[in-house]
Molecule: c-di-GMP-I riboswitch aptamer
Organism: Desulfuromonadales bacterium
RNA sequence: ACCCGAUAAAGCCAAACCUAUUGCGAAGUAGGGACGGAAAGCGGCGGGUCUUGCAACCGAAUCCUGAAAGACGGCCGAGCUACCGAA
Numbered sequence: 001a002c003c004c005g006a007u008a009a010a011g012c013c014a015a016a017c018c019u020a021u022u023g024c025g026a027a028g029u030a031g032g033g034a035c036g037g038a039a040a041g042c043g044g045c046g047g048g049u050c051u052u053g054c055a056a057c058c059g060a061a062u063c064c065u066g067a068a069a070g071a072c073g074g075c076c077g078a079g080c081u082a083c084c085g086a087a
Stems, first nucleotide, its partner, number of pairs: 004085002012037002017032006035074001041080002045077003048072005054066002
């Protein structure tokens, strides 16, 4: 230095749910709250899931399908960066 990750030390983040607020929505933000997390730090690059309107299908509608615009980094990969140091 890399890999690795303790019943270590010091800290960090915060699921569900509740309140307020923004958005048509998926969801976001703030406060409370902790299920969990060693990258649950960063960025939507690939896949995935979800939303919205549209198209196509249909007698009609839902589903499916298609392209578009979005949401999720706490779904999986890949990328960048980082605290601590037992075995």